[in-house]
Description: Small-subunit ribosomal RNA, 5' domain from Euglena archaeoplastidiata, 473 nucleotides, folded computationally. It is recorded under the gene name rrn16. Its mean pLDDT, the model's own confidence on a scale to 100, is 87. The source organism's lineage runs through Eukaryota, Spirocuta, Euglenales, Euglenaceae and Euglena. Its Rfam family is "Bacterial small subunit ribosomal RNA".
Context: one part of a larger RNA
Parts: sequence; structure tokens; C1' cells
RNA sequence: GGAUGAACGCUGGCGGCAUGCUUAAUACAUGCAAGACAAAUGGUCCUUACGGACAAUGUCGGACGGGUGAGUAAUGUGUAAGAAUCAACAUUUGGGUGGGGGACAACAGAUGGAAACGUUUGCUAAUACCCCAUAAUACUAUUUAGUUAAAGAAUUUCGCCCAGAUAUGAGCUUGCAUCUGAUUAGCUAGUUGGUUAGGUAAGAGCUAACCAAGGCUUUGAUCAGUAGCUGGUUUGAGAAGAUGAUCAGCCACACUGGGACUGAGACACGGAACAGACUCCUACGGGAGGCAGCAGUAGGGAAUAUUUCGCAAUGGGUGAAAGCCUGACGAAGCAAUGCCGCGUGGAGGAAUUAAGGCCUUUGGGUCGUAAACUCCUUUUCUCAUUGAAGAAGUUCUGACGGUAUUUGAGGAAUAAGCAUCGGCAAUUUUCGUGCCAGCAGCCGCGGUAAUACGAGAGAUGCAAGCGUUAUCC
Repeated sequence: GGAUGAACGCUGGCGGCAUGCUUAAUACAUGCAAGACAAAUGGUCCUUACGGACAAUGUCGGACGGGUGAGUAAUGUGUAAGAAUCAACAUUUGGGUGGGGGACAACAGAUGGAAACGUUUGCUAAUACCCCAUAAUACUAUUUAGUUAAAGAAUUUCGCCCAGAUAUGAGCUUGCAUCUGAUUAGCUAGUUGGUUAGGUAAGAGCUAACCAAGGCUUUGAUCAGUAGCUGGUUUGAGAAGAUGAUCAGCCACACUGGGACUGAGACACGGAACAGACUCCUACGGGAGGCAGCAGUAGGGAAUAUUUCGCAAUGGGUGAAAGCCUGACGAAGCAAUGCCGCGUGGAGGAAUUAAGGCCUUUGGGUCGUAAACUCCUUUUCUCAUUGAAGAAGUUCUGACGGUAUUUGAGGAAUAAGCAUCGGCAAUUUUCGUGCCAGCAGCCGCGGUAAUACGAGAGAUGCAAGCGUUAUCC
């Protein structure tokens, strides 16, 4: 000198665009953040007899979107390759969609419990469940053979099943790169390899039995500490150093711990079971909960915002659609937190350079064309007026918002501070104080003439900011 998610002190006019718990992955009151479908189904209720509402079965989605960085030094990330894999929805190609059956919710009856929530008897539908048939280009064996499927609803069409391909996504493997410590030198028994078997969507000690005794390591194994990684950001002429907020990609986590179910996909933030800590309810028998979602509260801290509006746009879920849901998102609110832009007026104005302040060698100098005064302007400001684009989709649909913008009126009106002035380093004098009070980044000032402390005047620098502190180059 540059930089910052900054903080503090003094000060503070406007606009645009960004950014805003870096600390306690601490605990959370309250509200909302994931639902949709009646054109799959049997019911109940209402009805203007068109239709509408509702719990339940069923289907799709709650594995996305959103948050956080605790853990992780490699089951991670970055980059380059690879083979032994899977896939709901979507696109496309070729086939198929025949026949039958038994239940269970809802509901009704009885009944337990303070509640949460149940128990039992009976009835019933389906795109829920099951059986038979059919079966190739699929699968198993490779050779005859054997195995596996379906669901209807509506009358425009939407579906269902099998197989192939595409798209996109996911799992797996390998090379290289990826912080510090030797005051950590040896580490390892499923450990390293093989055979057989199991297991997985898939390769593999992934798992088991048996066999062999291997495998890693001073080119730093093991251990310990620290840490999410990257694109990037920042400094630098570069080499390189530091860093990893916002935005984007990947990973990990969801009160703590381990394990699973369902499913195309999870070992699942707002799913379920168990254990633990904590909080709450209880009729003491037993139950309920999880903001590292958006707001908000307490606490911690130098420090970080509204318990706002809207689904109008973009995107997502669902639905045939209308639509519904969406704290994603779009917006507004707060904060000089940052960057950028604008303003706080312009021109003229002195032969007594007004008054006044300060200094003075008492002649004067300086604040200073500065003010006053004259003429002008209206960016801003106030009040009226007009008034969008953003809407895609011939009609309708705008939260923002009567916002941006336009026009008119008014009046210089509403708007300047902060730090410094001994040298480094641009900017000086007077008074006060008297090694005191104090200053200070370094050198150093102050003990009676202090350009260094405090105040006045003046000057210099930057400016809606200025200075200090912290950190990085």
C1' cells in the first nucleotide's frame, strides 16, 4: 500500500447492487416449512339434485428442494482413466393385456384406558393381495429343455405387463495430487495371498471354513495434532503466499449411539423400532418431544436482521385438467457492513478587504470573495399529476406497488464531518501546564519561553464518511 462476512469511537443527506451468528453441532416457547389424487375404491354427510365436503383402503411424492460443517488426512476431494453393475419417472422400438379366487380397513356392535392409543365380533370394494393360462429377441443351463407377467378407468384418451435402446442419475475400481510433528520407528491375525462356499445390482477377505506366511515402512508406515475438499477469493510484476463467507460442484451430518424396514433410490432432518442424556404431561399404571428449515426466544459473544407479503414470475410435488401444496423462490423490512453513483448550490461581488475572532515587530497580517448584497438554477427535498415493463397463454391473472417513470408547483431551500500538523510524512502559531497532567506505531516529548501534553486560531489529508483495533499478503 492492498484486502475483510469485520468490530469499536465520533459523525451521518439520497439512490442502485450486493452482503449480514466467523462464538455454543448450546437449549428452544409459538406459527408456518410436503403434500396431491374422488377420472383407482367401498362408504358417511350436505345439496339448489348439477355437484360439493370428509376419514379410510389404494397410487405417486415425503431419498428432491432447504440447513449446517460436528466428524473425516482418506470408505473424502480434485484430475485422468476403467469394468464386473443398477435404475422409478421421461423419450423411443417390438410384443402382450385371457380366466378365476380369498381377504382386510373404513363402517356397525361390544369393550379397555386419565391420555396416547387400543382389543374383540360381524359386513364390504378396488388400479390392494393371490392362483391358473399364455411366453420370446428375456432369464437359467447351452442340447433337447426349463422359468417368470398384466388392471382397469373412461369413451377425446389415460393406463397396466414383458423385452431392447436412449437420456440422465447412482454404485464400484485404479494411477497421480492433497497440512504439521521422529521429543511418534516399527505396525498388522481377516492381517497379506490362495482354494472352496456364501453374499451383493455388481468386482473384492465383503463374509465363513481350510491352507500358506505373508503385507506396510526413513521415498516416513504406525501414532498424535489440526482440518470438510474444489471451482474460486485475496495479495503479488511474476514465482508464490494466505484463505475456502456469499454463488456453484462433491462429501458428511440431522439431540447422542448402534442396527434395520419400506422402496427404483435411504440405512431416511420435519419416517418407524431400541438404548442413553435432557425437557414436558400424568388419574403414577403410562405417555409426548427433537429449529445444523423460515422467522423468532434465551444463552454465549466485540459482533450479525422481520415471529413481514405473495405463489404474480422461475422451479418442484401431485392431478386428465381446473387446481391444491411449496418460509424453494420472488419481494418488501432492518443495518454506511461493503462497492458504485449523486448531492450539500452556481455566477458576480472590496480604494473602509465590513463587523468579529486570532496573531502582531502595533505598521499590519490572516480567517477572506469567504460573508453580506445582486442575478440565476432545482440534482436532491416537499406537495400534487401521470403511471409501467416484468404475462409466458387471442381471454383472464402482478406480491412487489400507486413502486420505477413522466409532468407541474414551491423555495437556496432539507444535507459535513473525521483524523492529523517534532522526524518518518502533506500540514504552525499563541496561551495553559511545569518529569505533573498527559502523549506515543518507532525514535522519543513534558523538570517555566513545549511547533510532540490540553485548549484557541490557522493549515493539511480524506470525505458520508473518517480514525482505531484485529487478521492476511